Predicted 3D model of a 72-nucleotide RNA (transfer RNA) from a Candidatus Nanoarchaeia archaeon. Rfam family: tRNA.
[in-house]
């Protein structure tokens, strides 16, 4: 320098055109003498950045940035 993959709650991953879901973590309640476990519930991200297409974009297109991997 080039090819490919990826960037989404604190963390790890879904969602592949129709207003973002699950698990862990965190908070509250129940259970316990107390803790842990278990059960129920709550809060928490508008999706790396900037444009474009579309009635509508995490999703499609273009240009950047970052990470991983391969080639040189």
């Nucleotide at each position: 320098g080039g090819g490919c993959u990826g960037g989404u709650a604190g963390u790890g991953u879904a969602a592949u055109g129709g207003c973002a879901a699950c698990a862990c973590a965190u908070c509250c309640g129940c259970u316990u003498c107390g803790c842990a476990u278990g059960c129920g519930g709550g809060a928490g991200a508008g999706u790396c950045c900037g444009g474009g297409u579309u009635c509508a974009a995490c999703u499609c297109c273009c240009g950047g940035c970052c990470a991983g991997u391969c080639c040189a």

The coordinates come from a structure-prediction model, not an experiment, and the mean pLDDT is 84.